Description: Two RNAs folded together computationally: RNase P RNA and transfer RNA, 416 nucleotides in total. Its mean pLDDT, the model's own confidence on a scale to 100, is 76.

[in-house]
C1' cells in the first nucleotide's frame, strides 16, 4: 500500500412550529405511535370451524448426499460429503434409480440403438477363375473417413490377414474384498467386467401430507299460519369400502326489524435484551424489559444545526423462514499480488 | 385481506420439447374508367423479463413484472 472474498451493523440525529391515530385524563393536557424488508403470498406453523381428523384401499400432491445436528414445523437453518469454478480466501450444486418396464433423441449421416456408405482383409478359411492380379461367390473387421449435441471407454505399445481389451502399460467408469470413519463417502488392492443420453418425459423406490382459511369465527337484536311425527330425512368425514358424528323437520307470508351494523377474535408473543451452555443451528426451572393496533384506515409537514439528509419502501390475526427491491456510512476476519523492514 | 386464471405479429387465437403458423387488418402488383370484392405476392415476433433442466424450451421447473376474475351482513 493496490485488488479480491466472506459477515455484521444502522436506515438520519436534537430542539422549534403546526397536524393525525389510540390509551389514560383532575379537560388544561400527559404518554405512545411501521420495516430490515412491513412487499411477492413461494413454504412451514400458531388460532379458528368443519368431527382437535378415524382404519383400510386407491388417486392426487410434494421432498430426494449424509447427521437418534436444530427446529412447534418446514422445501428453512447448522455441520459435513460429492461435483464444478477460482492461484488463493471462497463460492455454486433439484446431488436417490437409466442392468424393471415404456417413451423420446429432430435436422444431418449408412446408420441413433445393434448399424456397414466410403472403406481395411485375404498364400486366414471353403468354393469357383485366370497369362497375372481380392478377379468372384460365402466370408473376416469396425481401426480410418463422413453426419451429428451424442457413433461402442481414452492415449501409447504389442499382436493380426486385417483388426478389435484380443494382451500389457497409464488413466477414467463399473463390481468385488480389505481397512478409516456414526454416515455421505476414503485409501488400498483385485477382477479386462466396459456403447449412449433423457426420470425439472412416463414410471420405480424411500419418506411425508385431511380441507379451508381472521371477509375464519364466536355474541346481541323476530313473528305468525300450514302440513308432518320416529320410520327416516337432511348435512358432514375430498373418491369407494367400512365406521362414525351432528342436526331435528318442510313449506307459506309482509312495504318485517336493525344496519355506512355494533362488540369479540386483536397483541404477553414459539416476544426483545443480558448472562450461561455449545464448534454452530439454536437452547435456556437465570436476570430484565413491555413495544402501533385502525376500518376510509393514524405515524406527517415545514424551519433550524450538523459536509448531505437522498435508496427501497409502508403494519391490517400472528409467527418462523425463503425470494425479491435498496441512496449512503461504519465495522471485522480473511486470501493474492507488489514494495518496505 | 384471501383465492383463482392468463401474457404468441397491429387485433383474435394455434402449436408432442425438434424451422412459432392461421384468419383479419398493413403494403405491393393484377384485374377495373375508377373504387369495392377477388386473384397473386410481400413485410411484420427479444413467444411478457430473467435464471436454471436438456443436444435442442412457446411448451417442462424457480423466480420477477403486468392484467383479469371471483369471495363481505344479523334474526
Nucleotide at each position: 500500500u493496490g485488488g479480491g472474498c466472506a459477515g455484521g451493523c444502522c436506515a438520519g440525529a436534537c430542539g422549534g412550529u403546526c397536524g393525525c391515530g389510540u390509551g389514560c385524563u383532575u379537560a388544561g393536557g400527559c404518554a405512545u405511535g411501521a420495516g430490515g424488508a412491513a412487499a411477492g403470498u413461494c413454504c412451514g406453523g400458531g388460532c379458528u370451524c368443519c368431527a382437535c381428523a378415524g382404519g383400510g384401499c386407491a388417486a392426487g400432491g410434494a421432498u430426494g448426499c449424509c447427521g437418534u445436528g436444530a427446529u412447534a414445523a418446514c422445501g428453512u437453518c447448522c455441520g459435513g460429503c460429492g461435483u464444478g469454478a477460482g492461484u488463493a480466501a471462497u463460492c455454486a450444486u433439484a446431488g436417490g434409480g437409466a442392468a424393471a418396464g415404456u417413451g423420446c433423441a429432430a435436422c444431418a449421416g449408412a446408420a441413433a440403438c445393434a448399424u456397414a456408405c466410403c472403406g481395411c482383409c485375404g498364400a486366414a478359411a471353403c468354393g469357383g477363375g485366370u497369362a497375372a492380379u481380392g478377379c468372384c461367390g460365402u466370408g473376416g473387421c469396425a481401426a480410418g473417413g463422413u453426419u451429428g449435441a451424442a457413433a461402442u471407454g481414452g492415449u501409447g505399445a504389442g499382436g493380426c490377414a486385417a483388426g478389435a481389451g484380443c494382451u500389457c502399460a497409464c488413466c477414467g467408469g463399473c463390481g468385488c474384498u480389505g481397512c478409516g470413519g456414526a454416515g455421505a463417502c476414503g485409501c488400498a488392492g483385485c477382477g479386462g467386467c466396459c456403447g449412449u443420453g433423457u426420470a425439472a418425459a412416463c414410471c420405480c423406490c424411500a419418506u411425508c401430507c385431511g380441507g379451508a382459511g381472521c371477509a375464519a369465527g364466536g355474541u346481541c337484536g323476530g313473528u305468525g299460519a300450514a302440513c308432518g311425527u320416529a320410520a327416516g330425512g337432511c348435512g358432514g368425514c375430498u373418491g369407494c369400502c367400512c365406521g362414525c358424528c351432528g342436526c331435528c323437520g318442510u313449506u307459506c307470508a309482509g312495504u318485517u326489524g336493525g344496519u355506512g351494523g355494533a362488540c369479540c377474535g386483536c397483541a404477553u408473543g414459539a416476544g426483545c435484551g443480558a448472562g450461561c451452555a455449545g464448534a454452530g443451528a439454536u437452547g435456556u426451572u437465570u436476570c430484565g424489559c413491555c413495544u402501533a393496533g385502525a376500518u376510509a384506515g393514524a405515524u406527517g409537514a415545514u424551519c433550524g444545526u450538523c459536509a448531505a439528509a437522498u435508496a427501497c419502501a409502508g403494519a391490517a390475526c400472528c409467527c418462523g423462514g425463503c425470494u425479491u427491491a435498496c441512496a449512503g456510512a461504519c465495522c471485522u476476519g480473511u486470501c493474492c499480488c507488489g514494495c518496505a523492514u | 385481506g384471501c383465492u383463482g386464471g392468463c401474457g404468441u405479429g397491429g387485433c383474435u387465437c394455434a402449436a408432442c420439447g425438434g424451422u412459432a403458423g392461421a384468419g383479419c387488418a398493413g403494403c405491393u402488383g393484377a384485374u377495373u374508367u375508377g373504387u369495392a370484392a377477388u386473384c397473386a405476392g410481400c413485410a411484420g415476433g427479444u413467444u411478457g423479463a430473467g435464471g436454471g433442466u436438456u443436444c435442442g424450451a412457446u411448451u417442462c421447473c424457480c423466480c420477477c413484472c403486468g392484467c383479469c376474475a371471483g369471495c363481505u351482513c344479523c334474526a